[in-house]
Molecule: transfer RNA
Organism: Leptolinea sp. HRD-7
RNA sequence: GGGCCUUUAGCUCAGUUGGUUAGAGCGUGCCUCUGAUAAGGGCAAGGUCUCAGGUUCGAGCCCUGAAAGGCCCAC
Repeated sequence: GGGCCUUUAGCUCAGUUGGUUAGAGCGUGCCUCUGAUAAGGGCAAGGUCUCAGGUUCGAGCCCUGAAAGGCCCAC
C1' cells in the first nucleotide's frame, strides 16, 4: 500500500427484503424466599445502534467517507 470481516446496554450477542415500544443471556440494584448464604422467583435501572454526511414519508438495516479492532496478501 491492497483486499476481506467486525463495531447495537457494563460483558457476550440477536435484530428476518427499511415500518408502528430497540431486544436476549450474563452482570447490577431492589423485593421475595431462607435461621443465614447460595440457588430459585418477581420488578427495575441501564442505549447519541463507532463517527460524519447522503437516499427515503420513514434508517440499527441501503449508499459514501472516516475511525478503531481482527485476518490475509504485498513491501